Predicted 3D model of a 99-nucleotide RNA (SAM riboswitch aptamer (S box leader)) from Ureibacillus manganicus. The RNAcentral record of the sequence draws on Rfam and Ribocentre. Model confidence (mean pLDDT): 83 of 100. The organism belongs to Ureibacillus, within Bacteria. RNAcentral records the identical sequence in 2 taxa. Its Rfam family is "SAM riboswitch aptamer (S box leader)". About the family: The SAM riboswitch is found upstream of a number of genes which code for proteins involved in methionine or cysteine biosynthesis in Gram-positive bacteria.

RNA sequence: UUCUUAUCAAGAGAAGCGGAGGGACUGGCCCGAUGAUGCUUCAGCAACCAACAUUUUUGUAAGGUGCUAAAUCCAGCGGCCCGAUCCGGUAGAUAAGAA
Numbered sequence: 001u002u003c004u005u006a007u008c009a010a011g012a013g014a015a016g017c018g019g020a021g022g023g024a025c026u027g028g029c030c031c032g033a034u035g036a037u038g039c040u041u042c043a044g045c046a047a048c049c050a051a052c053a054u055u056u057u058u059g060u061a062a063g064g065u066g067c068u069a070a071a072u073c074c075a076g077c078g079g080c081c082c083g084a085u086c087c088g089g090u091a092g093a094u095a096a097g098a099a
Stems, first nucleotide, its partner, number of pairs: 001099008013042005021031003025076004043068003048064002051060003072091001077088003080083001
């Protein structure tokens, strides 16, 4: 990088560094010098894999990841009874497995 499977309406922020764009892409709408995005540290959330326990289904919680503005922020393609909790799909993200 590609493929397969599963999930994506819940949840969880402080400090330091730094100094302009950022929220994947496009349109919208937002965030941002009252310092965003990012990096580091600490803290937390969650429970995909692993571990342990277990009544085999649940529990514990940091061993590997992940996450901590807004539903994946909303939409994008198709359909319908036209909905900001309709259905399916695309794209994206994350995990596990494979090449």